[in-house]
Context: one part of a larger RNA
RNA sequence: GAUGAACGCUGGCGGCGCGCUUAAUACAUGCAAGUCGAACGAUAAAGCACCUUUUAGGUAUGUAUAAAGUGGCGAACGGCUGAGUAACACGUGACCAACCUGCCCUCUUCUCUGGGAUAGCUUCGGGAAACCGGAAUUAAUACCAGAUAAUACAGUUUAUGCGCAUGCACAAACUGUCAAAGCCGAGACGGAAGAGGAUGGGGUCGCGGCCCAUCAGGUAGUUGGCGGGGUAACGGCCCACCAAGCUUACGACGGGUAGCCGGGUUGAGAGACCGACCGGCCAGAUUGGGACUGAGACACGGCCCAGACUCCUACGGGAGGCAGCAGUAGGGAAUCUUGCGCAAUGGGGGAAACCCUGACGCAGCGACGCCGCGUGCGGGAUGAAGGCCUUCGGGUCGUAAACCGCUUUCAGCAGGGAUGAGAAAAGACAGUACCUGCAGAAGAAGCCCCGGCUAACUACGUGCCAGCAGCCGCGGUAAUACGUAGGGGGCGAGCGUUAUCC
Numbered sequence: 001g002a003u004g005a006a007c008g009c010u011g012g013c014g015g016c017g018c019g020c021u022u023a024a025u026a027c028a029u030g031c032a033a034g035u036c037g038a039a040c041g042a043u044a045a046a047g048c049a050c051c052u053u054u055u056a057g058g059u060a061u062g063u064a065u066a067a068a069g070u071g072g073c074g075a076a077c078g079g080c081u082g083a084g085u086a087a088c089a090c091g092u093g094a095c096c097a098a099c100c101u102g103c104c105c106u107c108u109u110c111u112c113u114g115g116g117a118u119a120g121c122u123u124c125g126g127g128a129a130a131c132c133g134g135a136a137u138u139a140a141u142a143c144c145a146g147a148u149a150a151u152a153c154a155g156u157u158u159a160u161g162c163g164c165a166u167g168c169a170c171a172a173a174c175u176g177u178c179a180a181a182g183c184c185g186a187g188a189c190g191g192a193a194g195a196g197g198a199u200g201g202g203g204u205c206g207c208g209g210c211c212c213a214u215c216a217g218g219u220a221g222u223u224g225g226c227g228g229g230g231u232a233a234c235g236g237c238c239c240a241c242c243a244a245g246c247u248u249a250c251g252a253c254g255g256g257u258a259g260c261c262g263g264g265u266u267g268a269g270a271g272a273c274c275g276a277c278c279g280g281c282c283a284g285a286u287u288g289g290g291a292c293u294g295a296g297a298c299a300c301g302g303c304c305c306a307g308a309c310u311c312c313u314a315c316g317g318g319a320g321g322c323a324g325c326a327g328u329a330g331g332g333a334a335u336c337u338u339g340c341g342c343a344a345u346g347g348g349g350g351a352a353a354c355c356c357u358g359a360c361g362c363a364g365c366g367a368c369g370c371c372g373c374g375u376g377c378g379g380g381a382u383g384a385a386g387g388c389c390u391u392c393g394g395g396u397c398g399u400a401a402a403c404c405g406c407u408u409u410c411a412g413c414a415g416g417g418a419u420g421a422g423a424a425a426a427g428a429c430a431g432u433a434c435c436u437g438c439a440g441a442a443g444a445a446g447c448c449c450c451g452g453c454u455a456a457c458u459a460c461g462u463g464c465c466a467g468c469a470g471c472c473g474c475g476g477u478a479a480u481a482c483g484u485a486g487g488g489g490g491c492g493a494g495c496g497u498u499a500u501c502c
Base pairs, nucleotide, nucleotide: 001501002500003499005498006497007496008495009494012373013372014371015370016369017368018366019365020331025329026328027327029326030325031324034073035072036071039070040069043064047061049059050058051057052056080284081283082282090208091207092206093205094204095203096202099201100200104197105196106195107194108193109192110191111190112146113145114144115143122135123134124133125132126131152177153176154175155174156173157172158171160169161168162167182189210256211255212254217247218246219245222244223243224242225241227239228238229237259281260280261279262278263274264273265272266271286307287306288305289304290303309320310319311318312317337363339362340361341360345359346357347356348355349354376406377405378404379403386397387396388395389394410443412438413437414436415435416434420429446491447490448489449488450487451472452471453470457486458485459484460483461482467474468473
C1' cells in the first nucleotide's frame, strides 16, 4: 500500500459499488418455464335469442374467457455453485480432404390420393393414496400407406481436372430409394425436398501455465496392424484375430494441492501473490450408474435403477431433492428482505392483443469499501469562573467560552415536481431526484498515541506488585514506558487491533 474481511470503541447525511471466503451440510413455506383456440375434438360459467311449469328451468346459437386432454414450439437459454478436474480442462495459434447445426436469411422445386387408430369424454372396476385396468366412442399441422421428385441418398459404368497420404471436385448414362398440412378475420401465417449463408457446437494437433525424487520405473486394450461394430464425425471409442510393442531423469508412474483465463494487488521494473464482484470457457446439480426424447441433454426445478436421508400411509404401498430468489436450522470471527414491478432491457410462446419471466429493473438491511458534504463564520480580555501545574510571583487550557453580529449546506417542515416512454396507451422506482419557500447555531465527534524507532510532557497513584510491549525493553519509593488527570501529537465519521498478500 491492499482486502468479499473480522473484532473493540464511536457514529450525522448522500452517491456508487460490494455482502456465507466456513458445512458441494440439512432444508419448513412461497415464488423462480411456460405459451399457442389463427393445429384438434369436446365444452362449464357469463352474454344474446326463444320457450316454459317464471324464487327459476330448458333448448338452440355463439364467443376463445376457465379447469383438463391431443398436438406444436420452448423447457439444452437464462440463474446458481467450484465439489471434482494437473486434463487438449483452460489460454493461444493452426487444422478437419473426418463433422453436425432447430429457430433466422437467400435461392430452386413442390404441397397429389387415401387409411386405421388414440387421449379426452362416457361407462364399469381396483386402490387409503399416488395412481391403474377393461369396454364403447371421436378429431387433428398426431400416426401410417400409396403417387410424384431432384443438384438428395445408395449402387454400377465411362470421362476430366486437381491435391495434402487416406483422397477431393466435377460431368454424363443407367438402376433403386426417401416428401409434404393445413389454418384463417383473405392481409397473412404455415408444410416438404434440395443448395448456399449466418450463428452455435463437435473433433485433432503445436506451444504455455503448481509442489514432492523421502514417488523411478509404469503399462494387457496396454502400443501397433487387419477386419468389423458404433458415431454427426476421426479414433482401441468398442470387438475378434495377429504382432510385441508403447512411455520414462527433457521426470513417466505415484502422491499432494488446485476450476482455467481476461484480469486484481503490490512493485521503478523484473517479479511475487491472488482468481471475490464483472466478462469468456469448463465442470456439477442429494451420492453412484443409465439411457429416452430431441436440431441440441446423458438433461438443476425430466425419466429409470441402486444407496443414504426426510415425509405420508389404511402397512399393501407411495412422495421428495434451494450449489435458483427470499427465508430456516447448523457450522463459523463473519456475510442481508420469506420486499415492489414486469415501467425499462433481454428471453420463451403467440399473426397479434397479450401471457410468463426471483433474468432483470428497483427498493430494504450492513461505515463492508471508495468518493463527496456537514457538525458553523466574523468579532470578542494585559485574559472570567473552573481544571491542571507552580519556584506561590505566576503559567497554561485560551479567543477557547460567555457576549455581539452573520449565514443556513446537510438533516427538518411546507409547496411544486420530472427525464427514464423513440406515433398513442403503459412508471415498480416515487411524490424519489430536482426547484422554491420557512425556522433556528439550531439536530450532528470520536478514536489512537505521547521512552527510542516516531510527531507529541508534566503531576499524582503504584512500588519487579498491578501492569505495558511491534523490536529494543519499562516497573524493586521522585516511572515523560504501568494506572488516572491536565496538557500535547496524529487521523477524522471514523480510529485502532488482528489476519493475509506485495
This is a predicted structure of a 502-nucleotide part of an RNA (small-subunit ribosomal RNA, 5' domain) from an uncultured bacterium. The full RNA is in RNAcentral, with records from ENA and SILVA. It matches the Rfam family "Bacterial small subunit ribosomal RNA". Rfam links the family to the GO terms ribosome and structural constituent of ribosome. Its mean pLDDT, the model's own confidence on a scale to 100, is 85.